Notes
The part of an RNA shown here (small-subunit ribosomal RNA, 5' domain) has 539 nucleotides and comes from an uncultured bacterium. RNAcentral holds the full RNA, with entries from ENA and SILVA. Model confidence (mean pLDDT): 83 of 100.
Context: one part of a larger RNA
C1' cells in the first nucleotide's frame, strides 16, 4: 500500500470502488433491431347506417411476409496463448476497406420466378411438403464503356529485385434501380395529367481521400539443463493451386537441409501493455477499476453470408450435460444486465429512464439500445464533517490510590450564559436542455416558377429518470450521534485487586512455582478515531 477478509464498534455527506474461488451449473424477464419515402398482400376490435344480404368508419391502421441496411459495433471474461500474441520502430514495389467526403462519366431496352395469399396433405410437437396465383431498390440475359480489368506489341521516366509510374494503340471482358415531394417552363396528352421538368435521397462505373484492417521484419519483456539433443512439409529449390495479398499456406517433383550452450527441443507458470504500489534512486512486486491490443463465447471441427465473421445472444456436424415427448423425435448454451443454487474467508437490485453521451435503422417524426446516465446495497476506499461552545472551585458526590495528611478522575461534571453544522419538521426550489429536432418566418442555391426543396439565421411552443434530489429559508432543540487497540524493553502509556509455571500472554527478547507495571479484572494514562485491531500478500 490492497478490488481484501476476520473481530469489536458504528452518526452524515460527497467520489470512487465491489466473484481475486468453480471460463461450475442456470429457473425467469430483458440485453438488436428498424425502414410502409424498395414491394405486393391487408385484418380484428368498437362505431355508425341496413333493405339484415350487407354497407361506411377505425385505416391502408395493428401484424406477418419478400427486400434493405444493421446484427463483425457495442457490453462479458482470461480458459487458452511464451507468441511477430503484446510493446516499439519499420516496410508492403504482396493488399482490402461497406457507410462518410471530393471529382469523373452513366443511369437503355427487355425476361422468368418467387414468399406472402389460396387449396390440400403429413406430424404429439418442433416443423415439413404439394399444387394455384402476384410484386419489387429481390433475380437473369441483352445494349452503351469514360474510365476500369485482361492478353498483345511500342515510347518516355524512374527504382533495393522480382518490377513501378505515365502516355498512345488496336483486341477482348464486365454496369446500374428506382423512391417521395412539387409543378405544367419543355414533350406527349388535353383545364391541372405523366410517359415530361424539377428538387431531394437512393442505384452503376471509376479515380482519389479518410477511416478501419490484413501480412511481413528488426529490437525489447517469465523459471527450469535435476529438460541437450530437436526436426520429414522437416529446410531450400521449380512448377501448380489458394488467397484481398507474400509465403510450405497447401500438393507434385527435386535437393539434404533447418535449429541448437548467445540455451534449440521439451517441461512448468502466465493474456501483453499504457500504468499500479513501493523505493532517494537504481530497482523489486503487480496487471482490479480506466484505456488500447489479442484470446475465447458448452466442448472439438467446419464452412455459409456478407465490405468485414469462420460469428457471444447465425447456421451445420459430433460430444457431454439439461429439458419436452403421443417414444417416432425435438428444443437449449448468461465468460450480457439483473437474479438463482454450488463453491468461498469474500464480492451487490429479479430497480428507474432513454431527459443526457454515444450507437443502429429511418427523408423525418420517431422506434431500438441492462451501452450509458441514474437509483438502491455495503465503512470495502479515499476525503470533508457532526457527536457542542464559553465559563463554572467548596477542586461536589462517588470510584481508585494512600504514608490516611491527602493524592487523582478534574473544569471533568452540575450549574449559570450562548450557538445551531449534521440527523427531524415545514415552506420555496434548479443546473444539467437546446448549438438538436417540431412549427412559423426571412435570406440565399438549383429551378420556368411565387411551387418543391438544400443551407444559413431569427422567432415560437415543446421535451429530466435522477427528484420534490441538489441546494436556500424558517422551527424546535445540546437535544440523536465513540468507540477501538494498547500501556515489561523495542513504543508513547502505570498502580491497586486477583492468580500462583495453574490459568492465561506472546511479533522478537520473553512473562506466571505467593507483593506479577508482560496472565485477567479495575481505577489512571497512551495512541489513533467513524473506526480501531488482527490475519493475508507486495515493496
Nucleotide at each position: 500500500g490492497c478490488g481484501a477478509a476476520c473481530g469489536c464498534u458504528g452518526g452524515c455527506g460527497g467520489c470512487g470502488u465491489g466473484c481475486c474461488u468453480a471460463a461450475c451449473a442456470c429457473a425467469u424477464g430483458c440485453a438488436a433491431g428498424u425502414c410502409g419515402a424498395a414491394c405486393g398482400g391487408g385484418a380484428a376490435u368498437g362505431c355508425c347506417c341496413u333493405u339484415c344480404g350487407g354497407g361506411g368508419c377505425u385505416a391502408g391502421u395493428a401484424u406477418a411476409g419478400u427486400g434493405g441496411c444493421g446484427c463483425a459495433c457495442g457490453g462479458g471474461u482470461g480458459a487458452g496463448u511464451a507468441a511477430c500474441a503484446c510493446g516499439u520502430g519499420g516496410g508492403u514495389a504482396a493488399c482490402c476497406u461497406g457507410c462518410c467526403c471530393u471529382c469523373a462519366a452513366g443511369a437503355u431496352g427487355g425476361g422468368g420466378a418467387u414468399a406472402a395469399c389460396c387449396c390440400g396433405c403429413c406430424g404429439a410437437a418442433a416443423g415439413g411438403u404439394g399444387g394455384g396465383c402476384u410484386a419489387a431498390u429481390a433475380c437473369c440475359g441483352g445494349a452503351u464503356a469514360a474510365g476500369a480489368c485482361c492478353a498483345c506489341g511500342g515510347c518516355c521516366a524512374u527504382g533495393c529485385a522480382u518490377g513501378u509510374g505515365g502516355c498512345a494503340g488496336g483486341g477482348g471482358u464486365a454496369a446500374a434501380a428506382g423512391a417521395u415531394g412539387c409543378c405544367c417552363u419543355c414533350u406527349g396528352a388535353a383545364u391541372g395529367u405523366a410517359u415530361g421538368g424539377u428538387a431531394u435521397c437512393g442505384c452503376u462505373u471509376a479515380a482519389g481521400g479518410a477511416u478501419g484492417g490484413g501480412c511481413c521484419c528488426g529490437c525489447g519483456g517469465c523459471c527450469c539443463a535435476u529438460u541437450a539433443g530437436c526436426u520429414a512439409g522437416u529446410u531450400g529449390g521449380u512448377g501448380a493451386g489458394g488467397u484481398a495479398a507474400u509465403g510450405g499456406c497447401u500438393c507434385a517433383c527435386c535437393a539434404a537441409g533447418g535449429c541448437u550452450g548467445a540455451g534449440a527441443u521439451g517441461g512448468g507458470u502466465a493474456g501483453c501493455u499504457g500504468g499500479u504500489c513501493u523505493g532517494a534512486g537504481a530497482g523489486g512486486a503487480u496487471g482490479a477499476u480506466c484505456a488500447g491490443c489479442c484470446a475465447c463465447a458448452c466442448u472439438g471441427g467446419g464452412a455459409c453470408u456478407g465490405a468485414g465473421a469462420c460469428a457471444c445472444g447465425g447456421c451445420c456436424c459430433a460430444g457431454a450435460c439439461u429439458c419436452c415427448u403421443a417414444c417416432g423425435g425435438g428444443a437449449g448454451g448468461c465468460a450480457g444486465c439483473a437474479g438463482u443454487g454450488g463453491g468461498g474467508a469474500a464480492u451487490a437490485u429479479u430497480g428507474c429512464g432513454c431527459a443526457a453521451u454515444g450507437g443502429g435503422c429511418g427523408a423525418a417524426a420517431g422506434c431500438c439500445u441492462g451501452a450509458c446516465g441514474c437509483a438502491g446495497c455495503a465503512a470495502c476506499g479515499c476525503c470533508g464533517c457532526g457527536u457542542g461552545a464559553g465559563u463554572g472551585a467548596u477542586g461536589a458526590a462517588g470510584g481508585c490510590c494512600u504514608u490516611c495528611g491527602g493524592g487523582u478522575u478534574g473544569u471533568a461534571a452540575a450549574g449559570c450564559c450562548c450557538u445551531g453544522u449534521c440527523g427531524g419538521g415545514c415552506g420555496g426550489a434548479a443546473c444539467g436542455a437546446a448549438u438538436g429536432g417540431g412549427c412559423g418566418a426571412g435570406g440565399u442555391g438549383u429551378g420556368a416558377a411565387u411551387a418543391a426543396u438544400g443551407c444559413c439565421u431569427c422567432g415560437u411552443a415543446u421535451u429530466g429518470a435522477c427528484g420534490g434530489u441538489a441546494c436556500c429559508g424558517c422551527c424546535a432543540a445540546a437535544g440523536g450521534a465513540a468507540g477501538c487497540a494498547c500501556c515489561g524493553g523495542c513504543u508513547a502509556a502505570c498502580u491497586c485487586c486477583g492468580u500462583g509455571c495453574c490459568a492465561g500472554c506472546a511479533g522478537c527478547c520473553g512473562c506466571g512455582g505467593u507483593a506479577a507495571u508482560a496472565c485477567g479484572g479495575a481505577g489512571g494514562g497512551u495512541g489513533c478515531a467513524a473506526g480501531c485491531g488482527u490475519u493475508g500478500c507486495u515493496c